The RNA shown here (THF (Tetrahydrofolate) riboswitch aptamer) has 108 nucleotides. It was read from a public genome assembly, where an Rfam model found it.
[in-house]
């Protein structure tokens, strides 16, 4: 030279664990800054994060205990269990994940 390969930041699915919320936070989606991050090294982006703002907007049920009642029952007090939540953080497995310039690295 020519032809391949590997790597970000993070997505998606999965395993266990530990919480949070169920009196509604959080999640997803808008909009804002002119904030941060974005293969090994520049450069950025239509990427992702993060903070702010308005707006959507939900699932709960059973037991024990205390509490109040004469009882029946009540109960925004507290433990347990099982659910629920686009729900957090860790945490295994698999996949997917630079688009310009250089690099690395195979073969020829």
């Nucleotide at each position: 030279a020519g032809c391949g390969a590997a790597g970000u930041a993070g997505g998606a699915a999965u395993u266990u664990g530990u919480g949070c919320g169920u009196u509604a936070a959080g999640u997803u989606g808008u909009c804002a800054g002119c904030g941060g991050c974005u293969g090994g090294g520049g450069a950025g982006u239509c990427g992702c994060c993060c903070u702010g703002a308005a707006c959507c907007g939900a699932a709960a049920a059973g037991u024990c205990c205390g509490u109040c009642g004469g009882a029946a029952g009540a109960u925004u007090g507290g433990g347990c269990u099982u659910g629920c939540g686009a729900u957090a953080c860790a945490u295994u497995u698999u996949c997917c994940g630079c688009a310009c310039c250089c690099g690395u690295u195979g073969c020829u």